[in-house]
Molecule: transfer RNA
Organism: Patescibacteria group bacterium
RNA sequence: GGGCCUGUAGCUCAUUUGGCUAGAGCGCUGCUAUGGCAUAGCAGAGGUGGUGGGUUCAAAUCCCACCAGGUCCA
Numbered sequence: 001g002g003g004c005c006u007g008u009a010g011c012u013c014a015u016u017u018g019g020c021u022a023g024a025g026c027g028c029u030g031c032u033a034u035g036g037c038a039u040a041g042c043a044g045a046g047g048u049g050g051u052g053g054g055u056u057c058a059a060a061u062c063c064c065a066c067c068a069g070g071u072c073c074a
Stems, first nucleotide, its partner, number of pairs: 001073007010026004019057001028044005050066005
């Protein structure tokens, strides 16, 4: 320098041939039960989806550039 893959909640990951008002587990907060802890149950907060732009009525999803990480080639 070139090819490919990945980037979504604090962490690990789903969701992709466009309709998402974006979810799960763990973690976090509150409540209940206990003398207390643990466990359990219930409720809740938390993301605009790496960044910017484009296409579209509508983009996490399609296109382009860039950034970061991984991998292969030279």